Predicted 3D model of a 547-nucleotide part of an RNA (small-subunit ribosomal RNA, 5' domain) from a Deltaproteobacteria bacterium. Lineage of the source: Bacteria > Pseudomonadati > Myxococcota > Myxococcia. RNAcentral holds the full RNA, with entries from ENA and SILVA. Model confidence (mean pLDDT): 84 of 100.

Context: one part of a larger RNA
RNA sequence: GAGCGAACGCUGGCGGCGUGCUUAACACAUGCAAGUCGCGGGAGAACGGGAACUUCGGUUCCCUAGUAGACCGGCGCACGGGUGAGUAACACGUAGGUAAUCUACCCUCGAGACUGGGAUAACCCGCCGAAAGGCGGGCUAAUACCGGAUAAGACCACAGGUGCUUCGGCUCUGGUGGUAAAAGGUGGCCUCUUCUUUUGAAAGCUACCACUUGGGGAUGAGCCUGCGGGCCAUUAGCUAGUUGGUGGGGUAAAGGCCUACCAAGGCUUCGAUGGCUAGCUGGUCUGAGAGGAUGAUCAGCCACACUGGGACUGAGACACGGCCCAGACUCCUACGGGAGGCAGCAGUGGGGAAUAUUGCGCAAUGGGGGAAACCCUGACGCAGCGACGCCGCGUGGGUGAUGAAGGCUUUCGGGUCGUAAAGCCCUGUCGGGAGGGAAGAAUUGUCGGAACGCAAAUAGUUUUCCGGCUUGACGGUACCUCUAAAGGAAGCACCGGCUAACUCCGUGCCAGCAGCCGCGGUAAUACGGAGGGUGCAAGCGUUGCUC
Numbered sequence: 001g002a003g004c005g006a007a008c009g010c011u012g013g014c015g016g017c018g019u020g021c022u023u024a025a026c027a028c029a030u031g032c033a034a035g036u037c038g039c040g041g042g043a044g045a046a047c048g049g050g051a052a053c054u055u056c057g058g059u060u061c062c063c064u065a066g067u068a069g070a071c072c073g074g075c076g077c078a079c080g081g082g083u084g085a086g087u088a089a090c091a092c093g094u095a096g097g098u099a100a101u102c103u104a105c106c107c108u109c110g111a112g113a114c115u116g117g118g119a120u121a122a123c124c125c126g127c128c129g130a131a132a133g134g135c136g137g138g139c140u141a142a143u144a145c146c147g148g149a150u151a152a153g154a155c156c157a158c159a160g161g162u163g164c165u166u167c168g169g170c171u172c173u174g175g176u177g178g179u180a181a182a183a184g185g186u187g188g189c190c191u192c193u194u195c196u197u198u199u200g201a202a203a204g205c206u207a208c209c210a211c212u213u214g215g216g217g218a219u220g221a222g223c224c225u226g227c228g229g230g231c232c233a234u235u236a237g238c239u240a241g242u243u244g245g246u247g248g249g250g251u252a253a254a255g256g257c258c259u260a261c262c263a264a265g266g267c268u269u270c271g272a273u274g275g276c277u278a279g280c281u282g283g284u285c286u287g288a289g290a291g292g293a294u295g296a297u298c299a300g301c302c303a304c305a306c307u308g309g310g311a312c313u314g315a316g317a318c319a320c321g322g323c324c325c326a327g328a329c330u331c332c333u334a335c336g337g338g339a340g341g342c343a344g345c346a347g348u349g350g351g352g353a354a355u356a357u358u359g360c361g362c363a364a365u366g367g368g369g370g371a372a373a374c375c376c377u378g379a380c381g382c383a384g385c386g387a388c389g390c391c392g393c394g395u396g397g398g399u400g401a402u403g404a405a406g407g408c409u410u411u412c413g414g415g416u417c418g419u420a421a422a423g424c425c426c427u428g429u430c431g432g433g434a435g436g437g438a439a440g441a442a443u444u445g446u447c448g449g450a451a452c453g454c455a456a457a458u459a460g461u462u463u464u465c466c467g468g469c470u471u472g473a474c475g476g477u478a479c480c481u482c483u484a485a486a487g488g489a490a491g492c493a494c495c496g497g498c499u500a501a502c503u504c505c506g507u508g509c510c511a512g513c514a515g516c517c518g519c520g521g522u523a524a525u526a527c528g529g530a531g532g533g534u535g536c537a538a539g540c541g542u543u544g545c546u547c
Stems, first nucleotide, its partner, number of pairs: 001547004006543005013393006019386002021351001026349003030346003035075003040072002048063006082304003092228007101221002106217007114148004123138006158175001160173002163170002184209006193202003230276003237267003242264008279301004283294004306327005329340004357383001359382003365379001366377004396426004406417004430488001432483005440474001445469007453461002491536005496517003502531005512519002
């Protein structure tokens, strides 16, 4: 000199964009943060209103409504969001390998979707419990569950051939055995089939959505390898599933990953092992560079979710707002037993030098579900607080010498603050008041029209296009116009040298200053005050840290 997620002191007008627990991965009151689908399924209220009857207590029926809230089922909950504890490691970065692998939803291509069955929740009845909750009996459905058939192809076993090969195997082809479906939903129609045959209906046809199986793609992930990036040798030896082999098991998958047996290996001064510290990277800061330091915000990867362990479900977890066990802590209890996990967003206590609102909205972007409308979304978009940072603007402009008054100083003549003020003439940024007032909105849906496709079809419907209507949290905000008025808006540090800037008074080695040198003991440009000056400026200094 530059920089900072800063803090502290004094001061503080406005706006834009950013940014804000670096400490206790300490403990948490309260609310919200993951649901959705009735176009999968069965059942199905009440409040309220109306009507009839009534012994005036009430009963029944209709609407509310096939609605609400539950239940079975599907998909999602493994994303998004937080934190940095652990980890010196294939965790990360980079370059590769997988002929050792998986991949729901999505796209594409091929083949299918035939025929049966038994349950169960909800509900009803009964019982236990303080509660959380549980038990028994009975009824019922499905795109829930389970059989049988079919098998282009896929998988396994057996024996052949083609190409490639890391010689393990991979790939392409012809025979035997095993493996699945939702028969579904919604809309439309009568061309075919059936029933009725005037019309219509479905078991028929058709459109869309969903389903099964296989090939390919895309995306995501698992595993393996080379190289790279901390400190300590005042850590020198470490290792028994250890190192390798065979058989077996396990996994989507290679492998001591696990197991039985066999062999005795494996690593290491090119630093093994141990200890300490630490999430890694793109980047960030500094520097001419080399380098050094660092890893907040943003982005990629990893790890964790009260602490430790475990599996279940699932395409995917060993799962932050799932389950089980143990532990610590907190809460409820009828003492028998139960409930909980903010390192999600706010917020509270505590710790600390120190870090914000228990806000608004799903309008936009994105995500989940759904055919869609739509619902959910503390992701996100906004608003609030903090000069915490960067940037921009303002606190007025011109004129004005009797160089006013006043302050300070003086050699008493004067000098200086100083064109500074006043006065006069203007301007109108910001702030105040009034009026107007956005962009961010593209969609979706619906209505009307057109084209193409499916199709028997002027039903219906996919897709595309055109036009109208509809959607804004921020927000009556930004912005624009008008209005009154210089009115509301300057401080902080320094002035001995380094280092820009000097005098007076007070004090008298005292009180004090200080980054270094050093000032102060009676004329202190170095202490304190004043006047003046210098430097920055809504900031200025100090402290801490980095280069």